[in-house]
RNA sequence: AAAGAUCUUCAGGGCAGGGUGCCUGUUUCUGACAACUCAGAAACAGAAUUCCCGACCGACGGUGAUACUUCACAGUAAGCAAGUCCGUGAGCCGUAAGGCAUGAUUUGGUGAGAAUCCAAAACCGACAGUACAGUCUGGAUGGAAGAAGACGUUU
Numbered sequence: 001a002a003a004g005a006u007c008u009u010c011a012g013g014g015c016a017g018g019g020u021g022c023c024u025g026u027u028u029c030u031g032a033c034a035a036c037u038c039a040g041a042a043a044c045a046g047a048a049u050u051c052c053c054g055a056c057c058g059a060c061g062g063u064g065a066u067a068c069u070u071c072a073c074a075g076u077a078a079g080c081a082a083g084u085c086c087g088u089g090a091g092c093c094g095u096a097a098g099g100c101a102u103g104a105u106u107u108g109g110u111g112a113g114a115a116u117c118c119a120a121a122a123c124c125g126a127c128a129g130u131a132c133a134g135u136c137u138g139g140a141u142g143g144a145a146g147a148a149g150a151c152g153u154u155u
Base pairs, nucleotide, nucleotide: 001155002154003153006150007149008148009147010146017053018052019051023046024045025044026043027042028041029040030039031038032037055135056134057125058124059088060087061086062085068079069078070077071075083123084122091100092099093098105121106120107119108118109117127138128137129136
C1' cells in the first nucleotide's frame, strides 16, 4: 500500500404571510313533536402547514474544462460545485403476475469543448391518517445507500 474478515460511531431538509371554509360550538328565529329532541335559516366565535395565492426544501456515490478557496509560485496539485446526467438507498400496494418508490429541464451566454459554470424561466417529489399533504402526524427510538474509525489476518 492492497485485499478480504470482525466490530464501533455517524448517516435528510422544508409552509413566513394572506384567502376560502369541510366541520364544530353558542345565540336567535321558523317548522315538526306530548316530551326528550330533530330539521332548516341567520348572526357571532373557532376552524386546512392538505384547497387557492404565495413561501420553503433538496440523502449518498460518480462525472465535473475556465469559476471559487488553499498550497505552491504556477501544477497533469489539493479542496469544493448537479433535486431534474449516470448509478445507489429504506419502504408501500397486490393471492399472484405485477405496480409505486425509480419523479422531474429547457432557453440564452462564455468558450475549442458545458444536461455540471453564469443568467433566466420551468418542472419533480412513495405509502397510511386527515378537508385533497414533497413540508403535519404515523410505520420509524426502525431500516439504509454510504462516510469515518478500531482491531487483527494475508500478500
About this RNA
A computed fold for a 155-nucleotide RNA, annotated as FMN riboswitch aptamer (RFN element). It was read from a public genome assembly, where an Rfam model found it. The coordinates come from a structure-prediction model, not an experiment, and the mean pLDDT is 76.